[in-house]
RNA sequence: GGCGAGGUAGCUCAGGUGGUUAGAGCGUCGGAUUCAUAACCCGGAGGUCACGAGUUCAAGUCUCGUUCUCGCUA
Numbered sequence: 001g002g003c004g005a006g007g008u009a010g011c012u013c014a015g016g017u018g019g020u021u022a023g024a025g026c027g028u029c030g031g032a033u034u035c036a037u038a039a040c041c042c043g044g045a046g047g048u049c050a051c052g053a054g055u056u057c058a059a060g061u062c063u064c065g066u067u068c069u070c071g072c073u074a
Base pairs, nucleotide, nucleotide: 001073002072003071004070005069006068007067010026011025012024013023019057028044029043030042031041050066051065052064053063054062
């Protein structure tokens, strides 16, 4: 250089053929329980869906460009 996969919450990830409010587990905060801690239970907060543009009534999802990571190859 060429090809392919990927970037979504603090971490690991889901998100069908574009549509209803963007979710799960862990973590974190509060509560309950306990003599107390852990575990278990209940609840809350936390998001520029990598960045920019386009298509569309509507984009995490489709298209183009940029950027970063990983793999294969020369």
Predicted 3D model of a 74-nucleotide RNA (transfer RNA) from a Flavobacteriaceae bacterium. Its Rfam family is "tRNA". Its family is annotated with triplet codon-amino acid adaptor activity in the Gene Ontology. The family's RNA type in Rfam is transfer RNA. It was read from a public genome assembly. Its mean pLDDT, the model's own confidence on a scale to 100, is 82. Taxonomically the source falls in Flavobacteriaceae (Bacteria, Pseudomonadati, Bacteroidota, Flavobacteriia).